Small-subunit ribosomal RNA from an uncultured organism, 1440 nucleotides, folded computationally.
RNA sequence: GCGACGUGCCUAACACAUGCAAGUCGAGCGAGGCUUAGGGAGCUUGCUCCCGAAGGCCUAGCGGCAGACGGGUGAGUAAUACGUGGGUAAUCUGCCCUCGAGUGGGGAAUAGCCCGGGGAAACUCGGAUUAAUACCGCAUAACAUUGAGAGGCCCUUGGACCUUUCGAUCAAAGCUGGGGAUCUUCGGACCUGGCGCUUGAGGAGGAGCCCGCGCACGAUUAGCUUGUUGGUGGGGUAAUGGCCCACCAAGGCUACGAUCGUUAGCCGGCCUGAGAGGGUGUCCGGCCACACUGGAACUGAGACACGGUCCAGACUCCUACGGGAGGCAGCAGUGAGGAAUUAUGCGCAAUGGGGGAAACCCUGACGCUGCGACGUCGCGUGGACGAUUGAAGGCCUUCGGGUCGUAAAGUCCUGUCGAGAGGGAAGAACAUUGGGGUGUUAAUAGCGCUUCAACUGACGGUACCUCUGGAGGAAGCCCCGGCUAACUCCGUGCCAGCAGCCGCGGUAAUACGGAGGGGGCAAGCGUUGUUCGGAAUCACUGGGCGUAAAGCGCGCGUAGGCGGCGACGUAAGUCGGAUGUGAAAGCCCACGGCUCAACCGUGGAAUUGCGUCCGAUACUGCGUUGCUUGAGUCCAGUAGGGGGUAGCGGAAUUCCCGGUGUAGCGGUGGAAUGCGUAGAUAUCGGGAGGAAUACCAGUGGCGAAGGCGGCUACCUGGACUGGCACUGACGCUGAGGCGCGAAAGCUAGGGGAGCAAACAGGAUUAGAUACCCUGGUAGUCCUAGCUGUAAACGAUGGGUACUUGGUGUCGCGGGUCUUUACCCCUGCGGUGCCGUAGCUAACGUGUUAAGUACCCCGCCUGGGGAGUACGGUCGCAAGGCUGAAACUCAAAGGAAUUGACGGGGGCCCGCACAAGCGGUGGAGUAUGUGGUUUAAUUCGAUGCAACGCGAAGAACCUUACCUGGGUUUAAACUGCGGUGGACCGGCUCAGAGAUGAGUCUUUCCCUUCGGGGACUGCUGUAGAGGUGCUGCAUGGCUGUCGUCAGCUCGUGUCGUGAGAUGUUGGGUUAAGUCCCGCAACGAGCGCAACCCCUGCCCUUAGUUGCCAGCUUUUAGUAGGGAACUCUAGGGGGACUGCCGGUGAUAAGCCGGAGGAAGGUGGGGAUGACGUCAAGUCAUCAUGGCCCUUAUGUCCAGGGCUACACACGUGCUACAAUGGCCGAUACAAAGGGUCGCGAACCUGCAAGGGUGAGCUAAUCCCAAAAAGUCGGCCUCAGUUCGGAUUGCAGUCUGCAACUCGACUGCAUGAAGUCGGAAUCGCUAGUAAUCGCGGAUCAGCACGCCGCGGUGAAUACGUUCCCGGGCCUUGUACACACCGCCCGUCACAUCACGGAAGCUGGCUGCUCCCGAAGCCGCCGAGCCAACCCGCAAGGGAGGCAG
Repeated sequence: GCGACGUGCCUAACACAUGCAAGUCGAGCGAGGCUUAGGGAGCUUGCUCCCGAAGGCCUAGCGGCAGACGGGUGAGUAAUACGUGGGUAAUCUGCCCUCGAGUGGGGAAUAGCCCGGGGAAACUCGGAUUAAUACCGCAUAACAUUGAGAGGCCCUUGGACCUUUCGAUCAAAGCUGGGGAUCUUCGGACCUGGCGCUUGAGGAGGAGCCCGCGCACGAUUAGCUUGUUGGUGGGGUAAUGGCCCACCAAGGCUACGAUCGUUAGCCGGCCUGAGAGGGUGUCCGGCCACACUGGAACUGAGACACGGUCCAGACUCCUACGGGAGGCAGCAGUGAGGAAUUAUGCGCAAUGGGGGAAACCCUGACGCUGCGACGUCGCGUGGACGAUUGAAGGCCUUCGGGUCGUAAAGUCCUGUCGAGAGGGAAGAACAUUGGGGUGUUAAUAGCGCUUCAACUGACGGUACCUCUGGAGGAAGCCCCGGCUAACUCCGUGCCAGCAGCCGCGGUAAUACGGAGGGGGCAAGCGUUGUUCGGAAUCACUGGGCGUAAAGCGCGCGUAGGCGGCGACGUAAGUCGGAUGUGAAAGCCCACGGCUCAACCGUGGAAUUGCGUCCGAUACUGCGUUGCUUGAGUCCAGUAGGGGGUAGCGGAAUUCCCGGUGUAGCGGUGGAAUGCGUAGAUAUCGGGAGGAAUACCAGUGGCGAAGGCGGCUACCUGGACUGGCACUGACGCUGAGGCGCGAAAGCUAGGGGAGCAAACAGGAUUAGAUACCCUGGUAGUCCUAGCUGUAAACGAUGGGUACUUGGUGUCGCGGGUCUUUACCCCUGCGGUGCCGUAGCUAACGUGUUAAGUACCCCGCCUGGGGAGUACGGUCGCAAGGCUGAAACUCAAAGGAAUUGACGGGGGCCCGCACAAGCGGUGGAGUAUGUGGUUUAAUUCGAUGCAACGCGAAGAACCUUACCUGGGUUUAAACUGCGGUGGACCGGCUCAGAGAUGAGUCUUUCCCUUCGGGGACUGCUGUAGAGGUGCUGCAUGGCUGUCGUCAGCUCGUGUCGUGAGAUGUUGGGUUAAGUCCCGCAACGAGCGCAACCCCUGCCCUUAGUUGCCAGCUUUUAGUAGGGAACUCUAGGGGGACUGCCGGUGAUAAGCCGGAGGAAGGUGGGGAUGACGUCAAGUCAUCAUGGCCCUUAUGUCCAGGGCUACACACGUGCUACAAUGGCCGAUACAAAGGGUCGCGAACCUGCAAGGGUGAGCUAAUCCCAAAAAGUCGGCCUCAGUUCGGAUUGCAGUCUGCAACUCGACUGCAUGAAGUCGGAAUCGCUAGUAAUCGCGGAUCAGCACGCCGCGGUGAAUACGUUCCCGGGCCUUGUACACACCGCCCGUCACAUCACGGAAGCUGGCUGCUCCCGAAGCCGCCGAGCCAACCCGCAAGGGAGGCAG
């Protein structure tokens, strides 16, 4: 793109314009009109007019048949429906078929037409005339109907059928074709054929009525019913019947769901499903119901009648306003409603229907066509080849390439569909006409049958066939995170958006949007809605209820359900066979027809159901009869807080009286309120009153549960044991029902000691309507009644049976045993614990089941809303029982696991607290940070774990910031192309400089002499550059928990699993260190050790270091020495090795010896698995993004040094353990040639001058300081303290203004030991004292090191902080900085209530009441029949 076959108002049974959808018969009848053969007249001889037989055509009417079928719709209907199977002995049936009989003879009207009247119309009234297959008597007549009688036979609701006798009653119509003889009024009679008519019997098909079974929801509908239920008699009907009526009786239905309410046409079937089921009832077929709404009958075989009638109503239309007309839920079509559903088509050619003798007519039934991808099915949109060029182009890229992709192009073909042209069906056979044959007949008419021929097609020039031309005209939609098949790039940046569920999107999105690519389906593809499935998630098949939702609080018991052993009968259930039915279509199978298929045809199977007959009898039921084991009765015993009533005790509390006695008592964490000098508390005696019953007392007893506790008596229920006498299934459960039912509460009356809601006071507290205390009323107690709930729990309904054990305990019994303490064995019943199998999601349960089975009841079906609302019911009330929905959520929940957490527990560590010492927080100042300011005050670090941190050193530089001035292949790097030249370097000018302009000097290497190379200037290109962003894209490095003792693995074992075990436990350690035990056995990363420094000794080696003895000197200075110190190499030493105790005989611990050192000697290095999206893109590296005459780069100046403030970290102090002056002693570790710089000179000093020595155990920095000795100061803002400021200088450096350090003189601030709070330190430590180094031109109170002097304290682990192990709880898992509850505020939604307003439905009573039917009347009207000559009367009928 095309075709075939289907299918198309699911909504408003809403309203309808227009056309069509039911007519037909002249062979039933009369009439009218037209026409024709023919005849006549006028005459302008081709016209007009008149008559007109037979015939033809048309029209209304009378009459017949059909309009009850066909077609539509689904409103109503929950049963007068439908389905299925029966009954009709309670029935009807036009047309059709078969059979029998008949069709005689009369009569009276009426429409039409005509005349007259009324009306706008629709229509209607009166008069006159007329026909019939219209109407009415009469005759005949039955096997018809009916009455009475007799007989037979079959049944069965009264009866049906057959035979027979007598009586009564009822029929009819004609039309048409043909015809020889006879008759004739020429019409006919008569004969014959056809169609009709009447009557009867039967059939077929159709219809009515009745019965069994089946067929929606709601009990928040539980009672309904008076023609109601039945009877008798009648009426009515085709027919049974309360269908209707009179009378009589008082019934009938209902928990197996009446009545009421809501919804709904039912079925064959259709969709789904493995099935059982669930949903549905569109097309096709059967039945029903309806036809504008409601009611009614008439006609008829059939209707209470879609295109008929009448009435009422609503609506629409016409009107002359008086009245009328109409009914698309027929086919088209219109409006409306709606998400949504077609042409005002063609044809009667076929099939079917109505009428007709037929031709034929009618037929929106039907056959066709059209429209709609609405559905199903089929076909095509091309096929083959085509890559060493995988073209161009797109996309991606690791830049190599990959992919779209043999796809295209190209070459060779094909010819479906569409287009054009030509040919061209089947569907058609009837009827009819003509011919032949045959039957009927008197007949070669006619008619019937048969045969031949002719005639008939809406679709449609369609299907189909052929030809022409030519790949030409014909592909889209959805998807690509998982489910689920298919991935990349770009854009976007929690935006825009996606989304079926989970969920995507906050700068690298396979999830959004686009693109490329891919997947799926395909003339379709997605979406939405609906149904079933998955869903065993309503569980019949096929679920559950200890803790997930779910056992009624407990019993008694009605209906119901279920029920022991044996026999007989029956055959209802059940099973088997036969048979009828289970419509057709559909499903399934086979075959066949359209080219295939869808579709269609033929046959078969199936239709799991219902009926009937025959048979079987195990099981169930029913009936009969037995039995004893279930159940019960009886007898003898037993235990008990079982229940009820009455009575009686003792202890204690309180109160009252009295005695003794004195200042308190009481109460609490501590207090206070309270009580007490008016005498409390305490104590003694006496009394009152109420309630409860210590000990016994118990995982003991009893009871159905709730529950029951002093003693005695009485009344009373149940259980158990033993006996085995009796009954003979009497049983179990139990919807409704009835009863019992803790505490609190309610009503009435008592009672009231103690206790104690409410209440009061005192405390606590931020508050404290609480916890604590002092008081205290209802109540608690009794009687009578109500309430009826509970974590009424074993969160476990009752009954029966079965299924390994162990151990307690209560009651009774048996055996054994001194005849009885007891022990042991054992039976029954109860009550506990532990556990086997099994069960269970696990926890757990486990003969007291949650095991295995059966029976019965109750209950559950996601969370919230909610046990709420409404309704009903109970209650005095409080409230109980029953018990929803809207809406909302993507969960709620159970058990267990690993963590984390706890103002849980146990054990144990750490300068964690405590015990100490010294600080910080107050002052001044230095430094860092926040904040503020600024052109900029560059950036980062932010609790511990940022803040003297990056920075081990910002005047320029650094420098990243700001202002201004320059520059653009660039300041630096690389490749390539072109071009010029050496490059470098010096000088002059302008300028703040960068830079610019100019100038001077100068060519290098190789060479085959062509050229090439190196370096460099310019230019082009590719690219550079960025302290620009992202540390939440990263690597690396680092911090922290924490030098805490932990973190894991393999194998095995346990568990459904997560996971556990090991790693827990008993000891021990600094340590998961070690030992022991153990379903674990081993192993790894950590711990420890190995490494470095230090402490002792030995050894080796002695220069620059050392100096005991010898010599020497001012001096280890020199000789010498190699002992010592020291230096720096090597080794030894310490291992709980030894002893004692302790422990378990272990590991270890305690003590001791020896030793320089003792239990890791001290210090360092060393940091497990991991945590904090910790820190760093500004050390470095790096993905992505961003900038490219700038966010790059160069330069000058400025800034990072600002200053109301706040914080951190330091320094110096506040002084006498001190300050100042003088003298004097002892280190270690370092550094030094662009350096350290001695000695000497100089300056008050910083410093300067000069410059020895030293590349260093040699020389220098270098003095160590605190200390020690001596002196001064005498408690003060000072001889403390040194800030600040002024002046004068020194040094470094291109340069000290912003902005260096130091020196001298002068100045002399705050500060007199620091609030809350907070830090460090356990020994050579803290504290205190100085020295050195890195960085560095210069700049140190910081940092990193070094040594000197050198303490105090630790009872202990309750508490604070951090940590480890075990255990416990958990609603936490971003893990307590978690989670989470309620009020309030605002907005929105849903639901409930709400004065009132309103709609629908409905009960009862009353009033009015159309049409119509039945009955009665019928004075008005009337042809048929009867009487009568007639008038008239009668019978009968009609209007009313």
The coordinates come from a structure-prediction model, not an experiment, and the mean pLDDT is 84. The RNAcentral record of the sequence draws on Greengenes. Its Rfam family is "Bacterial small subunit ribosomal RNA".